[in-house]
RNA sequence: CGGGGUGCAGCUCAACGGUAGAGCCCUCGCCCGAUAAGCGAGAGGUCCCGGUUCGAUUCCGGGCGCCCCGA
Numbered sequence: 001c002g003g004g005g006u007g008c009a010g011c012u013c014a015a016c017g018g019u020a021g022a023g024c025c026c027u028c029g030c031c032c033g034a035u036a037a038g039c040g041a042g043a044g045g046u047c048c049c050g051g052u053u054c055g056a057u058u059c060c061g062g063g064c065g066c067c068c069c070g071a
Stems, first nucleotide, its partner, number of pairs: 001070007010024004018054001026042005047063005
C1' cells in the first nucleotide's frame, strides 16, 4: 500500500428491513436454621458521519478500532 472479515448490555453471543434478545455478571425479593443451588422481578446496549427507504442493528458510501491474507 492492496484485499477480506469484524464492531450490539460489564463479558460471550443472537436478531427475514417492522417493539433489540439469550446465557453469565449485577441489584431486589421468594425459598433455607444459614450459605450455595433453585424460582421471580429489575437495571443495563446497536463505534462515528452521511445516503437509500414509510421505516435501518440489518442495505449502500466514507471514517475509526481490532483480526487475517498478500505485497
This is a predicted structure of a 71-nucleotide RNA (transfer RNA) from a Myxococcaceae bacterium. Its mean pLDDT, the model's own confidence on a scale to 100, is 82.